[in-house]
RNA sequence: GGCCUUAUAGUUCAAUGGAUAGAAUAAAAGUUUCCUAAACUUUAGAUUCAGGUUCGAUCCCUGAUGAGGCCA
Repeated sequence: GGCCUUAUAGUUCAAUGGAUAGAAUAAAAGUUUCCUAAACUUUAGAUUCAGGUUCGAUCCCUGAUGAGGCCA
């Protein structure tokens, strides 16, 4: 330098163009307990950025940025 893959919650992952973007785990509050742990209930939390297509985009297209890989 060229090509490919990838970016979603603090973390690990779902979501084949139509949802209030979901789960586990972590966090906070509550119940229980003499206390802690465990268990149960509840709460808050995310689509890398900028454009485009579409009635509608996490999803399709283009570019940028970051990460990983292959070739030279």
This is a predicted structure of a 72-nucleotide RNA (transfer RNA) from Chryseobacterium culicis. NCBI's taxonomy places the organism under Bacteria, Bacteroidota, Flavobacteriales, Weeksellaceae, Chryseobacterium. Rfam family: tRNA. Gene Ontology term of the family: triplet codon-amino acid adaptor activity. The prediction has a mean pLDDT of 81.